This is a predicted structure of a 525-nucleotide part of an RNA (small-subunit ribosomal RNA, 5' domain) from an uncultured bacterium.
Context: one part of a larger RNA
RNA sequence: GAUGAACGCUAGCGGCAGGCUUAACACAUGCAAGUCGAACGGUAACAUGAGUAGCUUGCUACGAGAUGACGAGUGGCGCACGGGUGAGUAACGCGUAUACAAUCUACCUUUAACAACGGGAUAGCCCAUGGAAACGUGGAUUAAUACUGUAUAAUAUAAAUGGCUGGCAUCAGUUAUUUAUCAAAGAAUUUCGGUUAGAGAGGAGUAUGCGUGACAUUAGCUAGUUGGUAGGGUAACGGCCUACCAAGGCGACGAUGUCUAGGGGUUCUGAGAGGAUGAUCCCCCACACUGGUACUGAGACACGGACCAGACUCCUACGGGAGGCAGCAGUGAGGAAUAUUGCGCAAUGGAGGCAACUCUGACGCAGCCAUGCCGCGUGAAGGAAUGAAUGCCCUAUGGGUUGUAAACUUCUUUUAUGUAGGAAGAAACACAGAUACGUGUAUUUGUUUGACGGUACUACAGGAAUAAGGACCGGCUAACUCCGUGCCAGCAGCCGCGGUAAUACGGAGGGUCCAAGCGUUAUCC
Numbered sequence: 001g002a003u004g005a006a007c008g009c010u011a012g013c014g015g016c017a018g019g020c021u022u023a024a025c026a027c028a029u030g031c032a033a034g035u036c037g038a039a040c041g042g043u044a045a046c047a048u049g050a051g052u053a054g055c056u057u058g059c060u061a062c063g064a065g066a067u068g069a070c071g072a073g074u075g076g077c078g079c080a081c082g083g084g085u086g087a088g089u090a091a092c093g094c095g096u097a098u099a100c101a102a103u104c105u106a107c108c109u110u111u112a113a114c115a116a117c118g119g120g121a122u123a124g125c126c127c128a129u130g131g132a133a134a135c136g137u138g139g140a141u142u143a144a145u146a147c148u149g150u151a152u153a154a155u156a157u158a159a160a161u162g163g164c165u166g167g168c169a170u171c172a173g174u175u176a177u178u179u180a181u182c183a184a185a186g187a188a189u190u191u192c193g194g195u196u197a198g199a200g201a202g203g204a205g206u207a208u209g210c211g212u213g214a215c216a217u218u219a220g221c222u223a224g225u226u227g228g229u230a231g232g233g234u235a236a237c238g239g240c241c242u243a244c245c246a247a248g249g250c251g252a253c254g255a256u257g258u259c260u261a262g263g264g265g266u267u268c269u270g271a272g273a274g275g276a277u278g279a280u281c282c283c284c285c286a287c288a289c290u291g292g293u294a295c296u297g298a299g300a301c302a303c304g305g306a307c308c309a310g311a312c313u314c315c316u317a318c319g320g321g322a323g324g325c326a327g328c329a330g331u332g333a334g335g336a337a338u339a340u341u342g343c344g345c346a347a348u349g350g351a352g353g354c355a356a357c358u359c360u361g362a363c364g365c366a367g368c369c370a371u372g373c374c375g376c377g378u379g380a381a382g383g384a385a386u387g388a389a390u391g392c393c394c395u396a397u398g399g400g401u402u403g404u405a406a407a408c409u410u411c412u413u414u415u416a417u418g419u420a421g422g423a424a425g426a427a428a429c430a431c432a433g434a435u436a437c438g439u440g441u442a443u444u445u446g447u448u449u450g451a452c453g454g455u456a457c458u459a460c461a462g463g464a465a466u467a468a469g470g471a472c473c474g475g476c477u478a479a480c481u482c483c484g485u486g487c488c489a490g491c492a493g494c495c496g497c498g499g500u501a502a503u504a505c506g507g508a509g510g511g512u513c514c515a516a517g518c519g520u521u522a523u524c525c
Stems, first nucleotide, its partner, number of pairs: 001524003005521005012376006018369002020334001025332003029329003034077003039074002042070002046068003051062005084287003093212008103204003108200007116150004126139005156181011186192002213259003220250003225247008262284004267276003289310005312323004340366001342365003348362001349360004379411004384404001391401004417461005425452001430447008469514005474495003480509005490497002
């Protein structure tokens, strides 16, 4: 000098940041991922209600999926993002630089072409039935952008035969012919979707060079081990896996082993070199009670998905079931120590949707904490002064100091308090209108939308009014005297103070340094 700090004393305000460093310990409760009726059959609830009935003639009851909508269900997209944590990992994990002639890519942009004719189911609903529950079982029936058959199709894929061009070894690109294989879906008023192929963007995967802790009181390690052939598997290369063959491969330029650790941009310090560090924010990685496994999917071996095993907790009718806060709050525990079971989707961003909109503990805000940084204030000028009084000190009828300090006079009102006004953040989308060309798109006018918040800010009112402490004063190190104590009580970072005049202990007066903080402790340079 610094800190994600803690502790002690003290404390007026604001802005901006930060806030479980310990038990990757266990978790009550609520919320954190849904959405689409413009894919579908439908109609449980709500609203409208043609119509019917009753009469009190304007009320009541019933009431067609008929309408707005919509629970549950089929289907689509999303749930692989966003958010958390740092346990594991000394590794192509990360950083940096390359390569893929060894690769994939939903949504988005763009280019081209196409969408013909059919079929059978199934959930839901209904009926029956088992179970304490979780959850099922059987029968009948129904729809689709669900599933599926046929057709058509190439610049796709596979095979064969030629031609041309190129390279980086395996080869790559392109072109011609033949054969074979594979598509599609509708909804809707415009428009939104579907299928195939090419390109792009963004994303992902793989490989490699170099760099990236400690210990040699760890010196040898290795059988899928190292290489080859063949096959399997993968989007793809590869012992990735399998069979066979060979006997290799790594290592004092530190293999192997043990310990420690997420990596980087950074951050702190330092003139720099360097040393230390990895909180917040950004990028990458890994993990989601512990271990394992795959399924679905463009993408996962998936935090709020599935299955199995284990530990733990809970429910049970004892037959059997349920759960996973290292999401946001919150609880217990641990600890020196770290916050609200808040408000809102108004903004930004995300998912779905034509849209309206819905969802969003991401995010925007508010609350708590001097935890930090920055700013402001706790009054200003004069004056008493030929220096009041008290206190303290001294060489004591006196003097010094407290000290311009107080009183007193004049002024100001930041801040606090009260009253009044009161934002920007909002531009879009949408709705209504206008203009341009062609119905849509673009531009434009108006309307609508604010959690924060009656907040920030502004004005006015009166009144110095509402606001100072902490540590230190032997040397290092700025700041000195008196009293008490008497190697006691005590102090102390180091040197060291204290045994009768202690500037070093305790108190007082005075002083010094910082200041809403000041000290102490811990850690780093």
Model confidence (mean pLDDT): 83 of 100.
The RNAcentral record of the full RNA draws on ENA, Greengenes and SILVA.